A computed fold for a 74-nucleotide RNA from Gomphillus americanus, annotated as transfer RNA. Lineage of the source: Eukaryota > Fungi > leotiomyceta > Lecanoromycetes > Gomphillus. It matches the Rfam family "tRNA". Rfam classes the family as a transfer RNA. Rfam links the family to the GO term triplet codon-amino acid adaptor activity. Its mean pLDDT, the model's own confidence on a scale to 100, is 81. A source record names the gene trnF-gaa.
RNA sequence: GCUCAGAUAACUCAAUUAGGUAGAGUGCAAUAGUGAAGGUAUUGCGGUUAUAAGUUCGAAUCUUAUUUUGGGCA
Repeated sequence: GCUCAGAUAACUCAAUUAGGUAGAGUGCAAUAGUGAAGGUAUUGCGGUUAUAAGUUCGAAUCUUAUUUUGGGCA
C1' cells in the first nucleotide's frame, strides 16, 4: 500500500434471512428479608448504537467518507 471483519449501557454481548418504540446478564441504588452481613426476590438506574454526511415517511440495520481495533496479502 491492498483487502476482510469489528466498534451498541460502567463491563460482556443480543437485536434473525427481511429498516418500523434498543434488550439480556453482570454492575449500581432502593425495598423486602436477616440480630447483622452475604446470598435471594421485586422495582428502578444506565445508550446522540465510533464520528460525519446521504437515501428513506422512518436507519443500530442500506450507501459513502473518516477514526480506531484485529486478521490476511505484498